[in-house]
Molecule: transfer RNA
Organism: uncultured bacterium
């Protein structure tokens, strides 16, 4: 070069004939329980604006398509398998 997968919160990692983004798991942070800590149980946990209800915004970067896109299309980036 070519074909082929793949890129989602701090980590791993669901979610697909387009319809509430983020299940679960880890780590983290608050708090109960302990003399004290271990373990366990309960909340929370993406960014950004706001005292706050709460609104914007967010799937690897640009674009299309579409009432709607993580998902469908086309470019590019990066990461692997193959292959000459």
């Nucleotide at each position: 070069g070519c074909u082929c997968g793949g890129a989602u919160g701090g980590u791993g990692g669901a979610a697909u004939a387009g319809g509430u983004a983020g299940a679960c798991a880890c780590a983290a942070g608050g708090g109960a329980c302990u003399u004290a800590a271990a373990a366990u149980c309960c909340c929370u946990c993406g960014g950004c604006a706001g005292u706050g209800a709460u609104g914007c915004u967010g799937u690897g970067c640009c674009g299309g398509u579409u009432c709607g896109a993580u998902u469908c299309c086309g470019g590019c980036u990066c990461c692997g398998a193959g292959u000459a």